[in-house]
C1' cells in the first nucleotide's frame, strides 16, 4: 500500500411581489442545483442514484404487500476569451427539473420522505 470482512458515522437545496373571489401554481421579478469521471473547478460532456414500468425468485398469502436480481425509462449549452488542455474557468447569453395534492395550472407549498440512496469518511479483524 492492496485485496476481503464487519461496524459506525456522514450522505439534497430553493420566494417575494402583483392581478384574482381564489394562486408561493397565472403575471413580473429571484432563488436553486445529489454522487463518481473527465488533460482545468460541470444542473445541461460520460455515467451513477432516486421517482416510474416489467420480468423472474424469495418471504408472506385476510387485505395487500415487501426484499434481492436482471431489464426499460430517465431534462437541460451556445458563442467569445485565456491556456498545453476548459460544452468545467472568466465575461455574455440561454435552457432543464419525475410523481401525487392543493377554492387557479408548481423545480421553489404539501406529501410518500425521521423514507431511500449514489457515493464519501473513519476504525476493527484477517490475509498478500
Nucleotide at each position: 500500500g492492496c485485496g476481503u470482512g464487519c461496524a459506525a458515522c456522514u450522505g439534497g437545496g430553493g420566494u417575494c411581489g402583483g392581478u384574482g373571489a381564489a394562486a408561493u401554481u397565472c403575471c413580473g421579478a429571484g432563488c436553486c442545483g445529489g454522487c463518481g469521471g473527465u488533460g482545468a473547478c460541470a444542473g445541461u460532456c460520460c455515467g451513477c442514484g432516486a421517482c416510474c414500468c416489467g420480468a423472474u425468485g424469495g418471504c408472506a398469502g385476510c387485505c395487500a404487500g415487501u426484499c434481492a436480481u436482471c431489464g426499460g425509462u430517465g431534462g437541460a449549452c451556445c458563442a467569445g476569451g485565456u491556456g498545453a488542455a476548459a460544452c468545467u474557468c472568466c465575461u455574455g447569453g440561454a435552457c432543464c427539473g419525475a410523481c401525487g395534492g392543493u377554492g387557479a395550472g408548481a423545480g421553489u407549498c404539501c406529501g410518500g420522505a425521521a423514507g431511500g440512496g449514489a457515493a464519501g469518511u473513519c476504525g476493527c479483524a484477517c490475509g498478500c

FMN riboswitch aptamer (RFN element) from Marmoricola endophyticus, 128 nucleotides, folded computationally. NCBI's taxonomy places the organism under Bacteria, Bacillati, Actinomycetes, Nocardioidaceae, Marmoricola. The sequence was found by an Rfam model in a public genome assembly. Rfam family: FMN riboswitch aptamer (RFN element). About the family: The RFN element is a highly conserved domain that is found frequently in the 5'-untranslated regions of prokaryotic mRNAs that encode for flavin mononucleotide (FMN) biosynthesis and transport proteins. Gene Ontology term of the family: FMN binding.